[in-house]
Context: one part of a larger RNA
Molecule: small-subunit ribosomal RNA, central domain
Organism: Leptospira borgpetersenii
């Protein structure tokens, strides 16, 4: 519970596409469903309100009027909403010329480093730590040189830089492919916004099948530390991390700030375009992004401030004291792990 809210107090769904629905630009004109006005009928009585009357008063009761906020029919109005028709270009989109980008997918290629293997040189240590030890090493290690194998990740460039709806994306080349920005015209002519359900995508970990495995490394083993040490430190090390296909669907999935539109002082930096002044070094204007500060205004404060948490509008989601409870139960989904939905008793 017809209220007030959702950056940090409870509260924005992880993100998008989109169905129904809700909402929707300018002009002209028609209709009259909503809307507004008049009329007629009806809206029982009692009750209620007002004015009177009757019981000595009152309660009570009688009369008259109002009320009955409604419904139906009818006559009109046409501003707004709706709807029909016609038109328009500002919203939205299409075409053309330029442009930037770690946007996505696939194939191929490269160098540095680690590890391992083979060989050369070489000899007693190496490694590790706070200090050590486990470990490796005379069956020749560590170090160093040459050659080879293999996997994973791409130093510098690198930037409050870029791209993407979000998750996220970083060596190079090629192919395929999505989106965005900008300039000037032409074209379509409201084609729009949001979006319950629905569908798709969705880090890491995890699961299934097959492969792969250099380094790292849950579990596990050992060495230390310690009163103990199921840890922190050290030596090893399986799953995992990688690939293909199929699942899982969660997160501090965060800007803890839903999407869209309009309006409301500035200053500074930076990314990508365009135009101009000029002179080659800048400056000015403008569009799109990304940051820092800051006026009005907002805010409980912190802070926010044209990328709003300002001023308004449209639509969706969500909150309603703490614990119990990211629980139980039921249902749906999942191979499982579990996920989604989601109480109550009781208690403060």
């Nucleotide at each position: 519970u017809u209220g007030g809210g959702c950056g940090u107090a409870a509260a924005g769904a992880g993100u998008g596409c989109g169905u129904a629905g809700g909402c929707g630009g300018a002009c002209a004109u028609g209709u009259a469903a909503g809307u507004c006005a008049g009329g007629u009928g009806u809206g029982a009585a009692a009750a209620c309100u007002g004015c009177g009357g009757g019981c000595u008063c009152a309660a009570c009761u009688c009369g008259c009027a109002g009320c009955c906020u409604g419904c139906a029919c009818u006559u009109g109005a046409a501003a707004c909403u709706a709807u029909g028709u016609g038109u328009c270009u500002g919203g939205a989109g299409u075409u053309u010329g330029g442009g930037a980008g770690a946007g996505g997918c696939a194939a191929g290629u490269g160098g540095a480093a680690u590890u391992c293997c083979a060989g050369g040189u070489g000899u007693a240590g190496c490694g590790g730590u706070g200090a050590a030890a486990u470990g490796c090493g005379u069956a020749g290690a560590u170090a160093u040189c040459u050659g080879g194998a293999g996997g994973a990740a791409c130093a510098c460039c690198a930037g409050u830089g870029g791209c993407g709806a979000a998750g996220g994306c970083g060596a190079c080349u090629u192919g395929c492919u999505g989106g965005c920005c900008u300039a000037a015209a032409a074209c379509u002519g409201a084609c729009g916004c949001u979006g319950a359900g629905g569908c798709a995508c969705g880090a890491a970990a995890g699961c299934g099948u097959g492969g792969g495995u250099a380094g790292u490394g849950a579990a596990c083993g050992g060495g230390a530390u310690u009163a103990g040490a199921u840890a922190c430190c050290c030596c090893g090390g399986u799953a995992a991390u990688c690939c293909a296909c199929g699942c899982c669907c969660u997160a501090a999935a965060c800007g803890u700030u839903g999407u869209c539109u309009a309006c409301c002082a500035g200053u500074u930096g930076u990314u990508g375009g365009g135009g101009g002044u000029u002179u080659u070094a800048a400056c000015c204007c403008u569009c799109a992004g990304u940051a820092a500060c800051g006026a009005a205004c907002c805010u409980a404060a912190c802070g926010g401030a044209u990328u709003a948490a300002g001023u308004a509008g449209a639509c969706c989601g969500c909150c309603u004291g703490g614990g119990g409870a990211c629980u139980a139960u039921g249902c749906u989904c999942g191979c499982a792990a579990g996920a989604g939905u989601g109480a109550a008793a009781c208690u403060c």